[in-house]
RNA sequence: GUGAUGAGUCGCUCCACCGCGGCGCCUUCGGGCGGCGAGGAAAGUCCGGGCAACACAGAGCACCCUGCUUCCUAACGGGAAGGAUGGGCCGUAAGGCUCAGACAGCCAGUGCCACAGAAAACUACCGCCUACGUUGUCUUCGGGCAGCCGGUAAGGGUGAAAAGGUGCGGUAAGAGCGCACCAGCGGCCGGGCAACCGUGUCGGCUGGGUAAACCUCAGGGGUUGAAAGACCAAAUAAGCGGGCACGCUGUCUGGCAACAGGCAGCACCGGGCGGCUCGUCCGGCGUCCGUGGGUAGGUUGAUGGAGCCUUUCGGCAACGACUGGCCUAGAUAAAUGGUGGAGACGCUGAGCCUUCGGGCCCGGCGGACAAAACCCGGCUUACAGACUCAUCACCACC
Numbered sequence: 001g002u003g004a005u006g007a008g009u010c011g012c013u014c015c016a017c018c019g020c021g022g023c024g025c026c027u028u029c030g031g032g033c034g035g036c037g038a039g040g041a042a043a044g045u046c047c048g049g050g051c052a053a054c055a056c057a058g059a060g061c062a063c064c065c066u067g068c069u070u071c072c073u074a075a076c077g078g079g080a081a082g083g084a085u086g087g088g089c090c091g092u093a094a095g096g097c098u099c100a101g102a103c104a105g106c107c108a109g110u111g112c113c114a115c116a117g118a119a120a121a122c123u124a125c126c127g128c129c130u131a132c133g134u135u136g137u138c139u140u141c142g143g144g145c146a147g148c149c150g151g152u153a154a155g156g157g158u159g160a161a162a163a164g165g166u167g168c169g170g171u172a173a174g175a176g177c178g179c180a181c182c183a184g185c186g187g188c189c190g191g192g193c194a195a196c197c198g199u200g201u202c203g204g205c206u207g208g209g210u211a212a213a214c215c216u217c218a219g220g221g222g223u224u225g226a227a228a229g230a231c232c233a234a235a236u237a238a239g240c241g242g243g244c245a246c247g248c249u250g251u252c253u254g255g256c257a258a259c260a261g262g263c264a265g266c267a268c269c270g271g272g273c274g275g276c277u278c279g280u281c282c283g284g285c286g287u288c289c290g291u292g293g294g295u296a297g298g299u300u301g302a303u304g305g306a307g308c309c310u311u312u313c314g315g316c317a318a319c320g321a322c323u324g325g326c327c328u329a330g331a332u333a334a335a336u337g338g339u340g341g342a343g344a345c346g347c348u349g350a351g352c353c354u355u356c357g358g359g360c361c362c363g364g365c366g367g368a369c370a371a372a373a374c375c376c377g378g379c380u381u382a383c384a385g386a387c388u389c390a391u392c393a394c395c396a397c398c
Stems, first nucleotide, its partner, number of pairs: 001394010012343007020037002023034004039369001043380002046378005051225004058278004063221005068082005083103001085100006104216002109214002111210003125156002127152003133148006164182006183206002185203004189198003229300004239291006247266008268284006307326003312321003345366005351360003
């Protein structure tokens, strides 16, 4: 220098004229002046919140979410720094760099692991042994051979995986049965805030995998959503059909009395509070369900924020505290545009210069993905072109 891979940043600017939306000031009410006006994803609607309503406020179960450690944050399934595991590259190695994630638990339990294999977690097909016992047979009468009963998990076979590995001893033959070294697991000790780490030390403790299998453990979770809500205006038919309750006790007031009304308690009915239960609240000729008719215009929510830029300090960093400054859409069928010119950036052609890195000048071409609708912090996806960092390969020069 070129290329590949991975991660990340930016992703047009200015002037003039005309046009559009909103804000502020002025106005002779015709309008005038000034400033502002769509993104890094505005997208997906996947998370977390702010805010609003459910009058107010809960508990339990079910259900759902998260899952290494510490820190950041309003919070998060997000971010930073680490740890273990696995992959890639470099290296003789030790180790270094980088990438990844659905990274709690299989000695709580229940499942599943095809085919092959005797057996897939309660193993014995071949093999090895055969002391004790037993059957048959041979015998030179010492015993031999075969079988049964019994022992074995070292050797062989099957498989992804079959009772830790290698070696020595031991045994009837074997086996961690014992020992040495190693691996795993556990205890202690040391280091680290912790996850974890260790040429430490002790212990023969040693039969898989799978939980995006059911499950267990730990932590967390009211619901709905701006078409949420609030206010003003307008309009009318609680019109029709249906369900359930419509009581008791005490006390006060009115009354000659019958009785009427108020308050409290109990019971009952209807309804609200995510799904259920408890609980609680509202109403009680009340409440709910279905059907039907009328009205529907305006204001607000609605843009000053967990806001942005900057100074200093702390921190490995994410970020935090402090200093100074700034105000940057608010539409409602939905504005933010059109034309012309110039510039920046990139690509490219010719000419000139060159210290060969590049510079000057003229011309041509180019702009991807894409559009706010309550707001904010993340995640994911899309993307012409330019740039930055890391790793690797190749080439050239020193």